[in-house]
Context: one part of a larger RNA
Molecule: small-subunit ribosomal RNA, 5' domain
Organism: Trichopus zeylanicus subsp. travancoricus
RNA sequence: GGAUGAACAAUGGCAGCAUGCUUAACACAUGCAAGUCGAAUGGAAAGUGGUGUUUCCAGUGGCAGAUGGGUGAGUAAUCGUAAGAACCUGCCCUUGGGAGGGGAACAACAACUAGAAAUGGUUGCUAAUACCCCAUAGACUGAGGAGCAAAAGUAGGAAUCCGCCCAAGGAGGGGCUCACAUCUGAUUAGCUAGUUGGUGAGGCAAUAGCUUACCAAGGUGAUGAUCAGUAGCUAGUUUGAGAGGAAGAUCAGCCACAUUGGGAUUGAGACACGGGGCAGACUCUUAUGGGAGUCAGCGGUGGGGAAUUUUCGACAAUGGGUGAAAGCCUGAUGGAGCAAUGCCUCAUAGAGGUAGAAGGCCCAUGGGUUGUGAACUUCUUUUCUCAAAGAAGAAGCAAUGACAGUAUCUGAGGAAUAAGCAUCGGCCAACUCUAUGCCAGAAGCUGUGGUAAGAUAGAGGAUGCAAGCAUUAUCU
Repeated sequence: GGAUGAACAAUGGCAGCAUGCUUAACACAUGCAAGUCGAAUGGAAAGUGGUGUUUCCAGUGGCAGAUGGGUGAGUAAUCGUAAGAACCUGCCCUUGGGAGGGGAACAACAACUAGAAAUGGUUGCUAAUACCCCAUAGACUGAGGAGCAAAAGUAGGAAUCCGCCCAAGGAGGGGCUCACAUCUGAUUAGCUAGUUGGUGAGGCAAUAGCUUACCAAGGUGAUGAUCAGUAGCUAGUUUGAGAGGAAGAUCAGCCACAUUGGGAUUGAGACACGGGGCAGACUCUUAUGGGAGUCAGCGGUGGGGAAUUUUCGACAAUGGGUGAAAGCCUGAUGGAGCAAUGCCUCAUAGAGGUAGAAGGCCCAUGGGUUGUGAACUUCUUUUCUCAAAGAAGAAGCAAUGACAGUAUCUGAGGAAUAAGCAUCGGCCAACUCUAUGCCAGAAGCUGUGGUAAGAUAGAGGAUGCAAGCAUUAUCU
């Protein structure tokens, strides 16, 4: 000199775009963040004089909830680059086939009943795209017979549409293996018994000591194993001429985690942040028998800290879930608010103007300087205030805009609304006076101050940068 997710002092006009708990993975009041389908289904309620139609939804059922969003505690390899073979794949795309016949229940509901509550229990009734059986099958097992295993309908007047089952292929996604690379310490030198390999068995979607029985005694290490410490990794960021160094905020990819620990169910996919069971900690509640909860989602609160925002508005756009669709949901997202936190733009006026005015400061008292600076004359209106008009973003004939009466534009007004901070001995651009008198102080280094201080304090003047400026912290 450059840089920062910065902080602090005094100061502070506008616009655009970004960024905003780096500390306690500390504890959390309250609201919202994942639902949807009545065109799968029995029913109940509303409404009606009745039927029909309509609206709505506690339950059964389907899909989603494994995405999106957050955080970096753990982790020294699960990340990165380049390869590979023994695999799975809901929704989506392509192709070839198929859907025949029967059955028994369980919620809801009703009655009774336990409990303070959360939540239940018994009996009875009932539907389905829920469940089961039989039949059938270029899949699977087997290789000689044979064995095993599917299906569901709805809407519509109909055509048809949307679904269902089996098989093959694809796309995208995921699981697995290997090579190389990946911080510090030797004041850590040996480590390892499922350990290394084989056989049999089990297990998995799949390979595999993944697990187990037996057998063998291997495997790894100064090219640093093991142990200890620290740490999410990368594309990128920053600095540097480069080689290198530092760090890994936002954005993007991957990984890990969801109060702590361990284990599973469902499912194409989880060992599941806003699912369930067990144990622990903590908080709340209770009729003391028991029960409820978990912001590292978005806001917000307390605490910690030098330090980090609103308990905002909208689904209009993009995207996601569901549905035949209308639609519904979406703190994702697109927006607004707050903060000079950063980058960047524009302004705070332009031209003329010497009696070189008054005032200030210095002085050799002649004058010099502030200084064309002001006043004054004239012009302009970026900004500002007020008023009129007013978008694009909307795809898809029309309708549909949170932002927003915003951006933009037109008119009027009037120089009107807008400059500070640091420094001035040398390094280092910029000097005098007064006060003080080794005091008060100042200070990055050198050094300064003891009665003429260009170094302290104030004043006048000057220099640098400028809506910033100086200091502190850290990296280069």